[in-house]
Context: one part of a larger RNA
RNA sequence: UGACGGGGGCCCGCACAAGCGGAGGAACAUGUGGUUUAAUUCGAUGAUACGCGAGGAACCUUACCCGGGCUUGAAAGUUAGUGAUUUUGGGUGAAAGCCUGAUUCUCUUCGGAGCACGAAACUAGGUGCUGCAUGGUUGUCGUCAGCUCGUGCCGUGAGGUGUCGGCUUAAGUGCCAUAACGAGCGCAACCCACAUUGGUAGUUACCAUCAGGUAAUGCUGGGGACUCUACUGAGACUGCCACCGUAAGGUGUGAGGAAGGUGUGGAUGACGUCAAAUCAGCACGGCCCUUACGUCCGGGGCGACACACGUGUUACAAUGGUAUGGACAAAGGGCAGCUACUUGGUGACAAGAUGCUAAUCUCUAAACCAUAUCUCAGUUCGGAUCGGAGUCUGCAACUCGACUCCGUGAAGCUGGAUUCGCUAGUAAUCGCGCAUCAGCCAUGGCGCGGUGAAUACGUUCCCGGGCCUUGUACA
Numbered sequence: 001u002g003a004c005g006g007g008g009g010c011c012c013g014c015a016c017a018a019g020c021g022g023a024g025g026a027a028c029a030u031g032u033g034g035u036u037u038a039a040u041u042c043g044a045u046g047a048u049a050c051g052c053g054a055g056g057a058a059c060c061u062u063a064c065c066c067g068g069g070c071u072u073g074a075a076a077g078u079u080a081g082u083g084a085u086u087u088u089g090g091g092u093g094a095a096a097g098c099c100u101g102a103u104u105c106u107c108u109u110c111g112g113a114g115c116a117c118g119a120a121a122c123u124a125g126g127u128g129c130u131g132c133a134u135g136g137u138u139g140u141c142g143u144c145a146g147c148u149c150g151u152g153c154c155g156u157g158a159g160g161u162g163u164c165g166g167c168u169u170a171a172g173u174g175c176c177a178u179a180a181c182g183a184g185c186g187c188a189a190c191c192c193a194c195a196u197u198g199g200u201a202g203u204u205a206c207c208a209u210c211a212g213g214u215a216a217u218g219c220u221g222g223g224g225a226c227u228c229u230a231c232u233g234a235g236a237c238u239g240c241c242a243c244c245g246u247a248a249g250g251u252g253u254g255a256g257g258a259a260g261g262u263g264u265g266g267a268u269g270a271c272g273u274c275a276a277a278u279c280a281g282c283a284c285g286g287c288c289c290u291u292a293c294g295u296c297c298g299g300g301g302c303g304a305c306a307c308a309c310g311u312g313u314u315a316c317a318a319u320g321g322u323a324u325g326g327a328c329a330a331a332g333g334g335c336a337g338c339u340a341c342u343u344g345g346u347g348a349c350a351a352g353a354u355g356c357u358a359a360u361c362u363c364u365a366a367a368c369c370a371u372a373u374c375u376c377a378g379u380u381c382g383g384a385u386c387g388g389a390g391u392c393u394g395c396a397a398c399u400c401g402a403c404u405c406c407g408u409g410a411a412g413c414u415g416g417a418u419u420c421g422c423u424a425g426u427a428a429u430c431g432c433g434c435a436u437c438a439g440c441c442a443u444g445g446c447g448c449g450g451u452g453a454a455u456a457c458g459u460u461c462c463c464g465g466g467c468c469u470u471g472u473a474c475a
Stems, first nucleotide, its partner, number of pairs: 001475002003472003007469007015459002019422005026314008034305002042053002064300007077122003081117003087102006106113002125289002128287003134283002136278003139274001141272001146185006152161003165176003191266004196234007206223002210221003237260001240254001241252004303441001316415001320374007332363003337356002341352004381412001386407007428451007
């Protein structure tokens, strides 16, 4: 000087407390461990691994296993050689490929170009190892308020001071004081979205007024008011008032205001810590393989299943289930696409057909409301599992897809110790969209809106963190 203390003081955080809803029990989905296997490819492992890399494992992907092939190679460059390319048969084979026929003659500045084949040599190739050789990127402490420097001063020196003290703040944010005076990286602000509003502009959006028209509809003429769209401004600064305070600042069911004290949310992550993660995104040093640890293909596996754990979904019902009728979004997507509408089918869907490269057409709500029924049961709860019949995607759904219909109708009656999230348009609950994508194992991830709570006395305690101080046999 740090680190640590079941030392002290001060202060924060859904840290506790106060509340609401979960997990831990059940079934299933998914990830992991283990076991099994020819292979169950590899990585990630307290917090900071485990719906993680993977924002799509039937083939491909694919790295793994079995089998069949190739060896200048599946792909790239250089050299000389031969042949045009193209189209189309046969044999064999699981395919890759191998063997064997037929056909025909691109452009040209006549030098050649492009393309294919076999050959040779330089060379290729490796998801092989090392993240403890590395770059780059990332997690974490933590959006915590810290981390430093120049000059000066103090100390023999390591170092200290500044950065301490009092008050204040979300904040090393400020004010005062002061052997310190200044400065930098962080904080804050500048950026984006949302909330109010002026101006400008009105198509594909809008429809108050006027006119026309329909079974009905901004449907048509028209309008520029309103909504909305999107460009540019305004607006919030403790600015004003009262009280407290030297000041910074604090308090106020004070004013005004759409918004009030950081308005709300996002983006933004200091010096560093964990030899943290990644050589399998990519790059790269070294080591290793080179008729194989490279490469092509068929099939299998990554999907196994006495079991254990994590994360989720669906439930156990009446604040509910079922049936019929009725109402209201936002944000996104769409041409190898989204599809109105009509017809067929119980249905998944199919056939026809129309609009839309989209504020124009289309995907397009559910909780909710009304009525009826069920009447507390393992049930009209719950839907696992299994049988049968189908639909769709795709060369192909046996291993191993999703969906539909009929039948079947398991566990489960609110979950031990323990444990997680959340302070407001939040939790809870309800649906919708997107990426990846032929299809889909999505109950995941990322967004969007609808309905919409309870509680916070307080900081004694648990956990994590910040500042000062103290002890130390630790570095």

The prediction has a mean pLDDT of 82. Predicted 3D model of a 475-nucleotide part of an RNA (small-subunit ribosomal RNA, 3' major domain) from a Bacteroidota bacterium. The full RNA is in RNAcentral, with records from SILVA.